This record gives sequence, C1' cells and structure tokens, in this order.
RNA sequence: GCAGGUGUAGUAUAAUGGUUAAUAUGCGACCUUGCCAAGGUUGAGAUGGGAGUUCGAUUCUCCUCACUUGCU
Repeated sequence: GCAGGUGUAGUAUAAUGGUUAAUAUGCGACCUUGCCAAGGUUGAGAUGGGAGUUCGAUUCUCCUCACUUGCU
C1' cells in the first nucleotide's frame, strides 16, 4: 500500500428494521446473620464518531477512528 473482520454498561455475551436495548458478573443502597461469607429486594450504568435511506436504524448504505487477520 491492497483486501477482509470486529466495535453494544466496568467485564463477557444477546438483540435477523418496530413495546422501556436483554442476560450473567461486577458496582451502590436496603433486608437477612452475633460477625464474615452466602442469599434476597432494589437502583444506577451501554450501541466508537459523523452523514444518508426509512414512518421508524444496534441492525441497511457511505465516510472516518480504533483494534485485528491475510497479502505485498
């Protein structure tokens, strides 16, 4: 330089254009226990950035950024 892949809570994964973006773990508060651990209830927290298509985009298209694979 060329061609591909990936990007979603702190972490690991779901969501094949349509209800409030789901689950586990982690985090905060409370309950339980003589204390810890375990357990229960509850809360906060996310679609890499920009533009387009559409009534509606995590999803489709384009650009860009980061990571990554192959070729040279």
The RNA shown here (transfer RNA) has 72 nucleotides and comes from a Bacilli bacterium. Its Rfam family is "tRNA". It is annotated as a transfer RNA. Its mean pLDDT, the model's own confidence on a scale to 100, is 81. The organism belongs to Bacilli, within Bacteria.